[in-house]
C1' cells in the first nucleotide's frame, strides 16, 4: 500500500404488528343570524378554469399524516446525522416563475451515548435537528506514566498479500 474480520454501548439505521396521542380538532351535512359580490378559496404570485364565500352559534357525524411507547424482525459501527451545489420521474386542478414533499449525487462537518442549556421544527411538557457547555466512555500519540495532556473515524486493532 491492498484485501478480510473485528471493537465502542441506554450503539446506529430501518421494514411490521398493535396501543395511546393527535381530537371531538381539521373535515362533511342540516338549521340560523350578519356581512361580502370588480368580493373570497383553490401551494406565493400572474393567467384560466371551478366553486358563491366568509364569521359566529347549534344539532349530527366524524378522521389521517408525522412524531411517541411496546413486541419482533432486518441491515450494520460514517452505524448514521447535518449543511450545501448540481440533477430527476412524480405529487401539491391546467400553463408560467417561485416553493415545498420525494429521490440520485457532488463537497464539506461530527469518535460515541447521557445530562443542561438557546434556536428551529412539532398539537405538545414527547420527539427530532444545530449551537454551546459538562463531566463519562472506546481509540491512538506524547509525558514527569494505574494518572494527566493532546488529536480524530479518511481514525483503530488483528489477519492476509505484496
Nucleotide at each position: 500500500u491492498g484485501a478480510u474480520a473485528g471493537a465502542g454501548g441506554c450503539g446506529c439505521g430501518g421494514a411490521c404488528g398493535c396501543c395511546a396521542u393527535g381530537c371531538g380538532u381539521a373535515c362533511c351535512g342540516c338549521g340560523a343570524a350578519a356581512c361580502c359580490a370588480a368580493a373570497g378559496g383553490u401551494u406565493a404570485g400572474g393567467c384560466a378554469g371551478c366553486c358563491g364565500g366568509u364569521u359566529u352559534c347549534g344539532c349530527g357525524g366524524g378522521a389521517g399524516a408525522g412524531g411517541g411507547a411496546c413486541g419482533c424482525c432486518c441491515g450494520c459501527c460514517g452505524a448514521a446525522g447535518g449543511a450545501u451545489g448540481c440533477g430527476g420521474c412524480g405529487c401539491c386542478u391546467g400553463c408560467c416563475u417561485g416553493g415545498g414533499c420525494c429521490u440520485g449525487u457532488g463537497u464539506c462537518c461530527u469518535g460515541g451515548g447521557c445530562c443542561g442549556u438557546a434556536a428551529g421544527a412539532g398539537a405538545a411538557u414527547a420527539u427530532c435537528u444545530u449551537g454551546c457547555g459538562g463531566a463519562c466512555u472506546g481509540u491512538c500519540a506524547c509525558g514527569a506514566a494505574u494518572c494527566g495532556u493532546g488529536g480524530a473515524g479518511c481514525g483503530c486493532u488483528a489477519u492476509c498479500a505484496g